[in-house]
RNA sequence: CAGCGAUAAUGGCAAACCAUUGGAAACAAUGGGGCGCAAAGCCACAGGGCCUAAGUCCUCAGGGAUAUGGCAGCCGAGCUACCGAA
Numbered sequence: 001c002a003g004c005g006a007u008a009a010u011g012g013c014a015a016a017c018c019a020u021u022g023g024a025a026a027c028a029a030u031g032g033g034g035c036g037c038a039a040a041g042c043c044a045c046a047g048g049g050c051c052u053a054a055g056u057c058c059u060c061a062g063g064g065a066u067a068u069g070g071c072a073g074c075c076g077a078g079c080u081a082c083c084g085a086a
Stems, first nucleotide, its partner, number of pairs: 004084002012037002017032006035073001041079002045076001047075002049071003055066004
């Protein structure tokens, strides 16, 4: 330096759920909470996937299509990083 990841050490993050706020929604932020996580740190990438459908378009008027909105705790790519047993 690269890889790897202990019932090691020091610390870290925080699912569901609840409250408040924002939002059309998905969802997010903050506080509580703690299921889990060795990148559960960053990044939405003309990479895949998933969620939503305000607006727009279509409509046989029932509805349908669509991201410019989201999800990094779905996977992959990229960037960065603590510790050191085997």
Record summary: The RNA shown here (c-di-GMP-I riboswitch aptamer) has 86 nucleotides and comes from a Clostridiales bacterium. Its mean pLDDT, the model's own confidence on a scale to 100, is 89. The source organism's lineage runs through Bacteria, Bacillati, Bacillota, Clostridia and Eubacteriales.